[in-house]
The RNA shown here (transfer RNA) has 73 nucleotides and comes from a Bacteroidota bacterium. Rfam family: tRNA. It is annotated as a transfer RNA. RNAcentral holds the sequence, with entries from ENA.
């Protein structure tokens, strides 16, 4: 300097262009428990990398830019 790959809640992870973006662990509350953990029930937590275009409708398409990888030189 080129090519491709990834970027989604604290962590990991889904979602055919069409339902309020979903599940897991983690987190808070609460029941059990002497006390915790472990099970149970509920909440709460996303600018879907950052701008911008297409479409009625974008987390998905496109275009620019970051950050990380991987290869080629």
């Nucleotide at each position: 300097g080129g090519a491709c790959c990834a970027g989604u809640a604290g962590c990991a992870u889904a979602a055919u262009g069409g339902a309020u973006a979903g599940u897991g662990c983690a987190c808070c509350u609460g029941a059990u428990u002497a006390c915790g953990g472990a099970u149970c029930a509920g909440g709460a937590g996303g600018u879907u990398g950052g701008g911008g275009g297409u479409u009625c409708g974008a987390g998905u398409c496109c275009c620019u830019c970051c950050u990380g990888g991987u290869c080629c030189g």